A computed fold for a 144-nucleotide RNA from an Actinomycetota bacterium, annotated as c-di-AMP riboswitch aptamer (ydaO/yuaA leader). The model forms 92% of the base pairs in the Rfam consensus. Taxonomically the source falls in Actinomycetota (Bacteria, Bacillati). It was read from a public genome assembly, where an Rfam model found it. The prediction has a mean pLDDT of 79.
RNA sequence: UACACAUAACCGCUGAAUCCGGUGCGCCGUGCGCGCUGGAGCGGGGGACCCAUCAUUUGGGGCGAAUCGUCGGCCAGCCGGCGUAGCGCUGCUCUUUCUGCGCGAGCCCGUCAGCUAACCCCGUAAGCCGACGAAAGAGGUGCA
Numbered sequence: 001u002a003c004a005c006a007u008a009a010c011c012g013c014u015g016a017a018u019c020c021g022g023u024g025c026g027c028c029g030u031g032c033g034c035g036c037u038g039g040a041g042c043g044g045g046g047g048a049c050c051c052a053u054c055a056u057u058u059g060g061g062g063c064g065a066a067u068c069g070u071c072g073g074c075c076a077g078c079c080g081g082c083g084u085a086g087c088g089c090u091g092c093u094c095u096u097u098c099u100g101c102g103c104g105a106g107c108c109c110g111u112c113a114g115c116u117a118a119c120c121c122c123g124u125a126a127g128c129c130g131a132c133g134a135a136a137g138a139g140g141u142g143c144a
Base pairs, nucleotide, nucleotide: 012128013127014126018040019039020038021037022036023035024034025033026032027031041124042123043122044121045120046119051114059112060109061108062107063106068083069082070081071080072079073078086103087102088101089100092139093138094137095136096135097134098133
């Protein structure tokens, strides 16, 4: 100096998944951690009139970007490839555009749910950090 792997951290990313109290315990000394509980914010579901819709075994439905087509394999299943509706990132922020790189899963309800005011219920996790482009408009920050 180059390449590969592993660990940790900063910055940052996907996502609703953040913040503030009370209380008990532990460490301990003016705080920290964990459990329970309450609230705010954010997110989701159920649920009238009106409107809409006719089919509940070919069951139906929900969260989510994650649908659909096609080909192959050991061809119910399952696995893999190539595309695709759609989605994310591209480093001060937003909008539009270009470029490049990725995802295109999984889970749940349990025969049951269109929309839906009042009202009712639920969630507030999990996972990653390889790489560090550009144009226009608007704004912000820092330095001189």